[in-house]
RNA sequence: ACAAUAGGUAGAGGUGCAAAAAGAAUCAGUACAUAGCUUGAGUGUAAGGAAGCGAUGAGAGCUAUAGAAAGGUCAAUUUGCCGAAGUAACUAAAGGUUCCUUCCUUUAGUAAACUGGGGGGUAGUUGAAUAAACUACUCACUGUCACUGCAAUAUGUAGUGGAGCACUAUCCUGAUG
Numbered sequence: 001a002c003a004a005u006a007g008g009u010a011g012a013g014g015u016g017c018a019a020a021a022a023g024a025a026u027c028a029g030u031a032c033a034u035a036g037c038u039u040g041a042g043u044g045u046a047a048g049g050a051a052g053c054g055a056u057g058a059g060a061g062c063u064a065u066a067g068a069a070a071g072g073u074c075a076a077u078u079u080g081c082c083g084a085a086g087u088a089a090c091u092a093a094a095g096g097u098u099c100c101u102u103c104c105u106u107u108a109g110u111a112a113a114c115u116g117g118g119g120g121g122u123a124g125u126u127g128a129a130u131a132a133a134c135u136a137c138u139c140a141c142u143g144u145c146a147c148u149g150c151a152a153u154a155u156g157u158a159g160u161g162g163a164g165c166a167c168u169a170u171c172c173u174g175a176u177g
Base pairs, nucleotide, nucleotide: 002177007171008170009169010168011167014082016081017080018079019078020077023074024073033065034064035063036062037061038060039059042053043052046102047101048100049099050098085115086114087113089110090109091108092107093106094105095104096103116142117141119139120138121137122136123135124134125133126132144162145161146160147159148158149157150156151155
């Protein structure tokens, strides 16, 4: 001096990721409420059981009056960022109903499981929805690295393959030699 390994800092992928407040459409002329009529024995829920209610008509349907909201979505703005973030599993809490169990939704955590990224198609789940989200498969596109080939210049191009605890740049450490 080179250099494995460990650590720090800063970056790149673009229809990039996520959050917030305001607004808009949808939800919906729906739910709920009131009045009237019809029906007539069950109803009670996403499902099962129970409490409760019910011929002093529960429940259901129709008409009339009046009439929402939440979640999700939209284009821009602001903020935080590049395992950004998301999903599955488990645990805990809250809600969906009067209670219990299952189921569903939301929030937080766990281990460090899976996914490089956005998009198209098909199917499934959630959902009011044909919106949208998520998952699986598939199709090309794109970024990155490795290998190989062809060019020839510090890269270009083509093919194959891998994964983000990665990649690039830089600082530092300095095993063995």